Context: one part of a larger RNA
RNA sequence: GGAUGAACGCUAGCGGCAGGCCUAACACAUGCAAGUCGAGGGGUAACAUAGAAAAGCUUGCUUUUUUGAUGACGACCGGCGCACGGGUGCGUAACGCGUAUACAAUCUGCCUUAUACUGGGGUAUAGCCUUUAGAAAUGAAGAUUAAUCCCCCAUAGUCUCUAGCUAUGGCAUCAUAGCUAGAGUAAAGGUUACGGUAUAAGAUGAGUAUGCGUUCUAUUAGUUUGUUGGUGAGGUAACGGCUCACCAAGACUACGAUAGAUAGGGGCCCUGAGAGGGGGAUCCCCCACACUGGUACUGAGACACGGACCAGACUCCUACGGGAGGCAGCAGUGAGGAAUAUUGGACAAUGGAGGCAACUCUGAUCCAGCCAUGCCGCGUGCAGGAAGACUGCCCUAUGGGUUGUAAACUGCUUUUAUAUAGGAAGAAACCUUGGUACGUGUACCAAGCUGACGGUACUAUAAGAAUAAGGAUCGGCUAACUCCGUGCCAGCAGCCGCGGUAAUACGGAGGAUCCAAGCGUUAUCC
Numbered sequence: 001g002g003a004u005g006a007a008c009g010c011u012a013g014c015g016g017c018a019g020g021c022c023u024a025a026c027a028c029a030u031g032c033a034a035g036u037c038g039a040g041g042g043g044u045a046a047c048a049u050a051g052a053a054a055a056g057c058u059u060g061c062u063u064u065u066u067u068g069a070u071g072a073c074g075a076c077c078g079g080c081g082c083a084c085g086g087g088u089g090c091g092u093a094a095c096g097c098g099u100a101u102a103c104a105a106u107c108u109g110c111c112u113u114a115u116a117c118u119g120g121g122g123u124a125u126a127g128c129c130u131u132u133a134g135a136a137a138u139g140a141a142g143a144u145u146a147a148u149c150c151c152c153c154a155u156a157g158u159c160u161c162u163a164g165c166u167a168u169g170g171c172a173u174c175a176u177a178g179c180u181a182g183a184g185u186a187a188a189g190g191u192u193a194c195g196g197u198a199u200a201a202g203a204u205g206a207g208u209a210u211g212c213g214u215u216c217u218a219u220u221a222g223u224u225u226g227u228u229g230g231u232g233a234g235g236u237a238a239c240g241g242c243u244c245a246c247c248a249a250g251a252c253u254a255c256g257a258u259a260g261a262u263a264g265g266g267g268c269c270c271u272g273a274g275a276g277g278g279g280g281a282u283c284c285c286c287c288a289c290a291c292u293g294g295u296a297c298u299g300a301g302a303c304a305c306g307g308a309c310c311a312g313a314c315u316c317c318u319a320c321g322g323g324a325g326g327c328a329g330c331a332g333u334g335a336g337g338a339a340u341a342u343u344g345g346a347c348a349a350u351g352g353a354g355g356c357a358a359c360u361c362u363g364a365u366c367c368a369g370c371c372a373u374g375c376c377g378c379g380u381g382c383a384g385g386a387a388g389a390c391u392g393c394c395c396u397a398u399g400g401g402u403u404g405u406a407a408a409c410u411g412c413u414u415u416u417a418u419a420u421a422g423g424a425a426g427a428a429a430c431c432u433u434g435g436u437a438c439g440u441g442u443a444c445c446a447a448g449c450u451g452a453c454g455g456u457a458c459u460a461u462a463a464g465a466a467u468a469a470g471g472a473u474c475g476g477c478u479a480a481c482u483c484c485g486u487g488c489c490a491g492c493a494g495c496c497g498c499g500g501u502a503a504u505a506c507g508g509a510g511g512a513u514c515c516a517a518g519c520g521u522u523a524u525c526c
Base pairs, nucleotide, nucleotide: 001526002525003524004523006522007521008520009519010518013378014377015376016375017374018373019371020370021336026334027333028332030331031330032329035080036079037078040077041076043073044072047071048070049069050067051066052065053064054063055062056061057060087289088288089287096214097213098212099211100210101209102208103207106206107205111202112201113200114199115198116197117196118195119153120152121151122150129142130141131140132139133138159184160183161182162181163180164179165178166177167176168175169174189194215261216260217259222252223251224250227249228248229247230246231245232244233243234242264286265285266284267283268279269278270277271276291312292311293310294309295308314325315324316323317322342368344367345366346365350364351362352361353360354359381412382411383410384409392402393401394400395399418462419461420460421459422458426453431448432447433446434445435444436443437442438441470515471514472513473512474511475496476495477494481510482509483508484507485506491498492497
């Protein structure tokens, strides 16, 4: 000098764009953050419409009951989603990450393409109903019912398995193609729009293996028994001591094993001419974790933040028998700390889930609020004006110098602030209506519908210099000097150092210098 997720002191006019718990992965009140589909199903708790019945009377209304008949729809069965999105950096020195390869050792829901199929039958269960246990959480028993729930049969092959043959190729195990024989496994319907099943391929995502790279300590020198390898088996989507039985005795290590300490990794960021050095906030990719530890279930995918079970600590409820919970989601609270924001608005846009769609949900996201935390931009006026005015300060003091064109005064302008008026883009789709083409739901065209931000940005008009400057420093380094006070005191200080009676170094004043809505100090890095 540069830099910062900064803090502190003094000060503060505005806007744009960014950023905002670095500490206790400490504990959490409250609200919200993952639902959706009635075009899968039985149904009908609520709302609305319609019908029927009864009662009241004001004779065309009110009330009550009832019918799933209709729009819809609480709870329930079923499907898809909940493995994404969002958070944090505890752990991890590791194929975790980065980079480059390999899988002839693998899987892949939704999506795309292609081919074929979608036949027949069955009995359960939730809900509802009737009882019943419990303070509650939550159950238990009986009866009965549906499905795109579940099961059985049929049919099928470029599928799977077994046995055999041929050809081609390669990278060792082998791979691909073809043929023969045997065995095995599919499907779901739906008010016809949409779905379902099998096989092959693609795309996407994931898994696994390997080369190289990846902090410090030798005041850590030996470590290891599933350990190292083999055979066989089990297990997995898949290879493998991944697991097990048997056999062998190996494997790693001074090119640093093992142990200990520290730490998420990278793209990137800061600095520097570079080489290097330092860092890993925001944004993006990967990994790990979800009160602590463990376990599996479901599923295409989890060993699953707002799922389950067990154990533990903690908090809460209890009728003492027993139960409930997990903010490292968004806000917010307490605590810790030098220190870090609102218990806001909207799904209008982008994206996601479900749905044919309308639409619903979305603290993702888009916005707004707070904070000079940073960067950038703008303003606090401009021109003229010497009686070089008054005051202040200084001096060699009847006089000069400086403050200083500064002020007064004259003219001009109105950014900004204030007031009034107008007022966006972000919106194109989906959808609705109409039309055209093909031909019966697709494509295209036209019109209509939809804005949280927000009466915001922006524009115009009005009047008026009107609404707006501070901080640090002035001995040398280092730009900027005098007076007064103090008298090794009070104090200053980054280093050298200053102060003991003429202090440009302390305190005040006048003046000056440097930055400027900031200026200094502290901390850290180069």

Model confidence (mean pLDDT): 84 of 100.
Predicted 3D model of a 526-nucleotide part of an RNA (small-subunit ribosomal RNA, 5' domain) from an uncultured Flavobacteriaceae bacterium.
It was read from a public genome assembly.